[in-house]
RNA sequence: GUAUAAAACGGUGAUGGAAUUCACCUAAUAACCGCACGUCAGGGCUGAUGACUCCUGCUAUGCU
Numbered sequence: 001g002u003a004u005a006a007a008a009c010g011g012u013g014a015u016g017g018a019a020u021u022c023a024c025c026u027a028a029u030a031a032c033c034g035c036a037c038g039u040c041a042g043g044g045c046u047g048a049u050g051a052c053u054c055c056u057g058c059u060a061u062g063c064u
Base pairs, nucleotide, nucleotide: 010025011024012023013022016055017054018053020051021050034045035044037042
């Protein structure tokens, strides 16, 4: 990337994992897929969280 099948104590919440908690979605057609500027070309900014804690990765500073 493509195809098929399945999917409730199921799935989703802008980059990984776990616990707790909150919200949302649905019998697969959904919930979800960040922000601002813009001549719609394009460049810029924040964050591993929805929230909190821990671990891992990345970055900065100090010490050994």
A computed fold for a 64-nucleotide RNA from an uncultured Desulfobacterales bacterium, annotated as Fluoride riboswitch aptamer (crcB RNA motif). The sequence was found by an Rfam model in a public genome assembly. The prediction has a mean pLDDT of 75.